[in-house]
This is a predicted structure of a 362-nucleotide RNA (Bacterial RNase P class A) from a Bacillota bacterium. It is recorded under the gene name rnpB. The sequence is in RNAcentral, with records from ENA. The model forms 99% of the base pairs in the Rfam consensus. Rfam family: Bacterial RNase P class A. By type it is a ribozyme. Its mean pLDDT, the model's own confidence on a scale to 100, is 76. Taxonomically the source falls in Bacillota (Bacteria, Bacillati).

RNA sequence: UGAGUAAGCCAGACGAACGCAGAUAGAUGGCGAAAGCCCCUGUUUGAGGAAAGUCCGGGCUCCAAAGGGCAGGAUGCCGGCUAACGGCCGGUGAGGGUGACCUCAAGGAUAGUGCCACAGAAAGAAACCGCCGAUUCCAUCGGUAAGGGUGCAACGGUGCGGUAAGAGCGCACCGGCAGGCAGGAGACUGCCUGGCCAGGUAAACCCCAUCCGGAGCAAGACCGUAGGCUGUUUUAGCCACAGAAAAACGAAAGGGGCGGCCCGUCCCGUUUUUCGCUUAGGUUGCUAGAGCCCAUUGGCAACAAUGGGAAUAGACAGAUGUUCGUCAAAUACAGAACCCGGCUUACAGACUUGCUCAGCAU
Numbered sequence: 001u002g003a004g005u006a007a008g009c010c011a012g013a014c015g016a017a018c019g020c021a022g023a024u025a026g027a028u029g030g031c032g033a034a035a036g037c038c039c040c041u042g043u044u045u046g047a048g049g050a051a052a053g054u055c056c057g058g059g060c061u062c063c064a065a066a067g068g069g070c071a072g073g074a075u076g077c078c079g080g081c082u083a084a085c086g087g088c089c090g091g092u093g094a095g096g097g098u099g100a101c102c103u104c105a106a107g108g109a110u111a112g113u114g115c116c117a118c119a120g121a122a123a124g125a126a127a128c129c130g131c132c133g134a135u136u137c138c139a140u141c142g143g144u145a146a147g148g149g150u151g152c153a154a155c156g157g158u159g160c161g162g163u164a165a166g167a168g169c170g171c172a173c174c175g176g177c178a179g180g181c182a183g184g185a186g187a188c189u190g191c192c193u194g195g196c197c198a199g200g201u202a203a204a205c206c207c208c209a210u211c212c213g214g215a216g217c218a219a220g221a222c223c224g225u226a227g228g229c230u231g232u233u234u235u236a237g238c239c240a241c242a243g244a245a246a247a248a249c250g251a252a253a254g255g256g257g258c259g260g261c262c263c264g265u266c267c268c269g270u271u272u273u274u275c276g277c278u279u280a281g282g283u284u285g286c287u288a289g290a291g292c293c294c295a296u297u298g299g300c301a302a303c304a305a306u307g308g309g310a311a312u313a314g315a316c317a318g319a320u321g322u323u324c325g326u327c328a329a330a331u332a333c334a335g336a337a338c339c340c341g342g343c344u345u346a347c348a349g350a351c352u353u354g355c356u357c358a359g360c361a362u
Base pairs, nucleotide, nucleotide: 001358002357003356004355005354006353007352008351010349012327013326014325015324016323017322018321020046021045022044023043024042025041026040029038030037031036048333052344053343055342056341057340058339059338060216061215062214063213067263068262069261070260072212073211074210075209076208077091078090079089080088081087092106093104094103095102096101107207108206112205113204114201115200116199128148129147130144131143132142133141134140135139156174157173158172159171160170161169175197176196177194178193179192180191181190182189183188220284221283222282223281227239228238229237230236243275244274245273246272247271248270249269254268255267256266257265258264292309293308294307295306296305297304298303
């Protein structure tokens, strides 16, 4: 200098003008019995690294503090971290790269079942050709997986011996499997021994192990208008989306809730008809959270402990915008809606650091 690899950071700045929302202060005003609201003025604050997708996990809230089994779903090498996770960290194994480094749903195929197109004799315990033997040659029978052929895949591979021809039949090396020993916390690794050697597929059913109740801030709580109910001399209390009345039937069945089914359990007399209801507004939940930054200590790390520090969105038709000037240019993806931890996806331009490879110079 070029090519690459891993990680991090920023996400226009400053000024002016006009607007929007929240908070707060004031006031000459308007409404109101009041609380207070509206208008006006001032001050101050006002989106993200992904606020996104809503894909996982949790907090919080209500459902009966939600029991047992089945069904169903998710995950799947080992150890650790965490509130938890399908996340993260560190390892193991396999694969890719010269390398820095990257990728992997990576349990079980002697529990069982299924499937393996076409081709091929045969896709699981195989004889089409070939080889060998017997019967008189043809043909038939038997042996044979070394050779040919088919196929993604053909019954461990290569070689030597052996044999009628062959064959782990024997041997050497390689691969697998099993056992033993050693190392390791473990996944696993190394060595030794044993011819033990009957394919693949589980993102096919399935088996094994672990985990999982449902709904979601439009959750939910409170005040309370209309309305309803109860009581009363005044007037108070309660409900506030639930009900009320009539008729018929009936003592055991039935109905409802607990996500599906069974058990279990809790509640309710049942059916029909008629009438009534599906509510204005406000407060709260609401933002300080298992949060962020820095230092020290422990740890390879994720992370934890201790100490210190900085902190202003909180709406409910939903605010954060527009224009101009200067800077070389200013523009990407995109807009909070209960909160948090992740994952995934989108992204103009700019910057920083570690490492690798190649070339050149000293």